[in-house]
RNA sequence: GGAGCGGGCCGGGCGGCCGCCGGCCGGCCUCGCACGCGGGCCAGAUGGUGCCCAGUGCGAGACUGGCGGGAGGAAAGUCCGGGCUCCGCAGGGCGCGAUGGUGGGUAACGCCCACCGGCCGCAAGGCUAGGGAAAGUGCAACAGAAAGCAAACCGCCUCGUGGGCCAGUCCCGCGGGGUAAGGGUGAAACGGUGGGGUAAGAGCCCACCAGCAGGUCGGGCGACCGGCCUGGCUCGGCAAACCCCAUCGGGAGCAAGGCCAAGUAGAGAGGAAGGCGGCUGGCACUGGCCAGACACAGGGUCGGCCGCCGCGGACUGGCCCGGUCCGCUACCCACUCUCGGGUAGGCUGCUGGAGGGGUCGGGCAACCGGCCUCCUAGAGAAAUGGCCGCCACUCGCGAUGGCGAGUACAGAACCCGGCUUACAGGCCCGCUCUGAAC
RNA sequence: GGAGCUGUAGCUCAAUUGGUUAGAGUACCGGCCUGUCGAGCCGGGUGUCGCGGGUUCGAGUCCCGUCAGCUCCGCCA
Numbered sequence: 001g002g003a004g005c006g007g008g009c010c011g012g013g014c015g016g017c018c019g020c021c022g023g024c025c026g027g028c029c030u031c032g033c034a035c036g037c038g039g040g041c042c043a044g045a046u047g048g049u050g051c052c053c054a055g056u057g058c059g060a061g062a063c064u065g066g067c068g069g070g071a072g073g074a075a076a077g078u079c080c081g082g083g084c085u086c087c088g089c090a091g092g093g094c095g096c097g098a099u100g101g102u103g104g105g106u107a108a109c110g111c112c113c114a115c116c117g118g119c120c121g122c123a124a125g126g127c128u129a130g131g132g133a134a135a136g137u138g139c140a141a142c143a144g145a146a147a148g149c150a151a152a153c154c155g156c157c158u159c160g161u162g163g164g165c166c167a168g169u170c171c172c173g174c175g176g177g178g179u180a181a182g183g184g185u186g187a188a189a190c191g192g193u194g195g196g197g198u199a200a201g202a203g204c205c206c207a208c209c210a211g212c213a214g215g216u217c218g219g220g221c222g223a224c225c226g227g228c229c230u231g232g233c234u235c236g237g238c239a240a241a242c243c244c245c246a247u248c249g250g251g252a253g254c255a256a257g258g259c260c261a262a263g264u265a266g267a268g269a270g271g272a273a274g275g276c277g278g279c280u281g282g283c284a285c286u287g288g289c290c291a292g293a294c295a296c297a298g299g300g301u302c303g304g305c306c307g308c309c310g311c312g313g314a315c316u317g318g319c320c321c322g323g324u325c326c327g328c329u330a331c332c333c334a335c336u337c338u339c340g341g342g343u344a345g346g347c348u349g350c351u352g353g354a355g356g357g358g359u360c361g362g363g364c365a366a367c368c369g370g371c372c373u374c375c376u377a378g379a380g381a382a383a384u385g386g387c388c389g390c391c392a393c394u395c396g397c398g399a400u401g402g403c404g405a406g407u408a409c410a411g412a413a414c415c416c417g418g419c420u421u422a423c424a425g426g427c428c429c430g431c432u433c434u435g436a437a438c
Numbered sequence: 439g440g441a442g443c444u445g446u447a448g449c450u451c452a453a454u455u456g457g458u459u460a461g462a463g464u465a466c467c468g469g470c471c472u473g474u475c476g477a478g479c480c481g482g483g484u485g486u487c488g489c490g491g492g493u494u495c496g497a498g499u500c501c502c503g504u505c506a507g508c509u510c511c512g513c514c515a
Base pairs, nucleotide, nucleotide: 001434002433003432004431005430006429007428008427009426010425012391013390014389015388016387017386018385020070021069023067024066025065026064027063029061030060031059032058033057034056035055038053039052040051041050072409076420077419079418080417081416082415083414084253085252086251087250091321092320093319094318096249097248098247099246100245101115102114103113104112105111116130117128118127119126120125131244132243136242137241138238139237153183154182155179156178157177158176159175160174161173162172163171164170165168191209192208193207194206195205196204210234211233212231213230214229215228216227217226218225219224257348258347259346260345266339267338268337269336270335274309275308276307277306278305279304280303281302282301283300285298286297287296310328311327312326313325314324315323341514342513343512355374356373357372358371359370360369361368362367392407393406394405395404396403397402439511440510441509442508443507444506445505448464449463450462451461457495466482467481468480469479470478488504489503490502491501492500
């Protein structure tokens, strides 16, 4: 010098003028409430009361002045996780969904860190949904002879038989058998190389290598790694196919939810099974006591409350059990659904938080802890902008000076932690391979 | 702001448990018929399966990401 790999950061700057949003502090005006010192009016005076004027305090509104603040690394997609809030307390079973090497971090995660295994790269490094296929079910089109307790098309070998002539270790045909070494098909064909062996072959046998299973030793918290022994055991792929195993998950979402104000008109559908006992209220009747009344007792009738059993409906959003609420003869009525009506207002939730920066300590790291310090966007269909000058960058023209045009992606809305995606351009750090020269 | 659904030919829709070259109707194109047009008859598929990546021997189909479109959701009685 060339080619690359990994990580971090910024994402226009300065000045002037004018505007927008919301906050705080004032000035002035208006309105409302309260106060009672003052003045006036009603009354002759004191006191009281009422009204008016001026005043003081509080609150609201309009205008106006000042001060300080006002988008992001992704505010985005809404893909995960949590806080928060509500829901007939959320307990169990089935189902459903998600995740899936190991260890750690965290409020939690599908995120992050470290490590292990596999694949790619000469390397720095990168990618990895990476549990189970010797639980079960299933799939593998086309091609091919054969595709899942494999298979004989060609080839090779052998036996039988028929034929040929150049008469043999020959050639051709038919039939039986052996053979997975060779050819060919396929994404995939049941280990590889060499030797022995055989009619030809084959883990059939042997050596080495690769894998698998079992045993054992060592290292590691662990995933796993390494060694030795035994067994010719060679047993393939797909679970982002069903499934099995382990772990996790109640649902809804700030249009959650709470308070207030204004206004209206309701209609339809679904909807049930009672029984027993206790207490008690009203009404009339009967009884005993001398007539009546009250009181007492008895059963009757119309209710009310409670308990037990039973039934029905609703709630929880897939089902069941459990649980909770309501009802049980009912016009209305619990509750659910549908249609219709009114409204489009105010306050709150609301922004200081698992927050940022620095430093010290622990840890390989993610991260955690101590101390110091810093931090006012918070909304209504919704502010965060415009112009000028200088500089920076990009593009075009130009020999130069310069001139012209332009400034990435995008934009808070309950708040955080992540992931993913978009992004002009720039800066910094670490590392690898390599040319030439020394 | 939140929740859900869809995307295949110009248009409306299919496509089995992932399997060979993705099909229908309509529109369109070419030919025949007719003096001409229309109708009719015959023939023709014209496609980035929204886009990118992954799993798999193989993806419209399974998984992830992304883009576009559509629908629903306020409060009070």
Predicted 3D model of RNase P RNA and transfer RNA as a complex of 515 nucleotides. The coordinates come from a structure-prediction model, not an experiment, and the mean pLDDT is 77. Rfam match: Bacterial RNase P class A. Rfam links the family to the GO terms dimeric ribonuclease P complex, ribonuclease P activity and tRNA processing. The family's RNA type in Rfam is ribozyme.